[in-house]
RNA sequence: UUUAUAUUUGCGGGGAGUCCCUUCUUAGGGGCUGAGAGGAUAGGUACUAACCUGUCGACCCGUUGAACCUGCUCUGGGUAAUGCCAGCGAAGGGAUGAAGAACAGGUAUAUC
Numbered sequence: 001u002u003u004a005u006a007u008u009u010g011c012g013g014g015g016a017g018u019c020c021c022u023u024c025u026u027a028g029g030g031g032c033u034g035a036g037a038g039g040a041u042a043g044g045u046a047c048u049a050a051c052c053u054g055u056c057g058a059c060c061c062g063u064u065g066a067a068c069c070u071g072c073u074c075u076g077g078g079u080a081a082u083g084c085c086a087g088c089g090a091a092g093g094g095a096u097g098a099a100g101a102a103c104a105g106g107u108a109u110a111u112c
Base pairs, nucleotide, nucleotide: 001105007099008098009097010096011062012061013060014059017032018031019030020029021028022027026046039056040055041054042053043052044051045050068093069092070091074087075086076085077084
């Protein structure tokens, strides 16, 4: 000097599956995958170990975007089971502003 990357921060986007046991308190515990498997709170529906919504929280992701959604009640493999793995996938969608190093490179000087 350059790069605008790591990182920080404001804001925004997103998902929460599957199986088993105890016990009937809409409760508690455990297995699998995963970063995360609905932690707190408020409200609603259903009435049986059901579900939905708002806010907050943890986690992941924000265009160099497979976080996540659609296709998908898909295809192949595997599992006790599952959106478990792979394909589909250069598919179609998908949420950004600011601050901002170090290293590396160039040049000059000094020393060995």
TPP riboswitch aptamer (THI element) from a Synergistota bacterium, 112 nucleotides, folded computationally. Taxonomically the source falls in Synergistota (Bacteria, Thermotogati). It was read from a public genome assembly, where an Rfam model found it. The prediction has a mean pLDDT of 77.